[in-house]
Context: one part of a larger RNA
RNA sequence: UUGUGUUGAAGGAACUCGGCAAAAUGACUCUGUAACUUCGGGAUAAGGAGUGACUUUUAUUGGGAAACCUUUAAAAGUUGUCACAAAAUCGAGGACAGCGACUGUUUAUUAAAAACACAAGUCUCUGCUAAUUCGUAAGAAGAUGUAUUGAGACUGACGCCUGCCCAGUGCUGCAAGAUUAAAGGAAUAAGUUUUUGGCUUUGACCCUAACUCCCAGUAAACGGCGGCUGUAACUCUGACGGUCCUAAGGUAGCGAAAUUCCUUGGCAUUUAAUUGGUGUCCUGCAUGAAUGGCGUAACGACUGUCCUACUGUCUCCAACACAAUCUCA
Repeated sequence: UUGUGUUGAAGGAACUCGGCAAAAUGACUCUGUAACUUCGGGAUAAGGAGUGACUUUUAUUGGGAAACCUUUAAAAGUUGUCACAAAAUCGAGGACAGCGACUGUUUAUUAAAAACACAAGUCUCUGCUAAUUCGUAAGAAGAUGUAUUGAGACUGACGCCUGCCCAGUGCUGCAAGAUUAAAGGAAUAAGUUUUUGGCUUUGACCCUAACUCCCAGUAAACGGCGGCUGUAACUCUGACGGUCCUAAGGUAGCGAAAUUCCUUGGCAUUUAAUUGGUGUCCUGCAUGAAUGGCGUAACGACUGUCCUACUGUCUCCAACACAAUCUCA
């Protein structure tokens, strides 16, 4: 000097990205326990008190013929450096908010999470030689199942809900029309031949499949959900009107948000002081409804903020023990 421990005056987070690390809490008995709530919880909530040893009494468990031994509890008293869960093991607590309902799963070896999964909801396909999938095939899984089945996709408990748009891209359907291949039929024309006949070539036109066009449906399919302008007897604003474009112009909710650039938005609260937190406003650069919207008790080694307790994190470092390094012998 470093590492691992122990202790520390006064203060007590002033440290720091952040209470990281450490300290503190911790057992049993009695007491007491809020908001909220899906009435189960929350809850060991929070908060408070007691605990040793000995004596006596009462009740009590088991054994015993009895004496007596033994278990547990309560009360009264005595006693001590006020001390007694004497060691070890062994929850810090509370308040608000975000996200995800929950238990669970995950990047073996830098990420455990708000990511994945989940019960539940919805859509599509699937009538059995099922759909779907593997295989060249035989065959196999699905399934020794049968639409309350099986497969695929999206959302993700629960509560209240889930608006408008089918123009585009998909998917589905329809059969009237349009377009369209080879094959099939076939007028004509050319060559060859002295001619008939034949052979070779040409091939208008007719008949035409799916697809495509056309038509219709479908958004818990992929997705999308406007601008300019005038107007009320102070001013401001604009319930109201005009006009252009569109398939339709964003409904209910929520909103400076895990989304807000300007921005440290305005106001309130929290602090002596806050680019933080919370509440509210709405001017939403660029919120918004199963790409789910908004809430939500319980839960979380999740994220942000505050308070109590506690402390060498710090003001500001010091001492001691052990180990290593270093120097000298």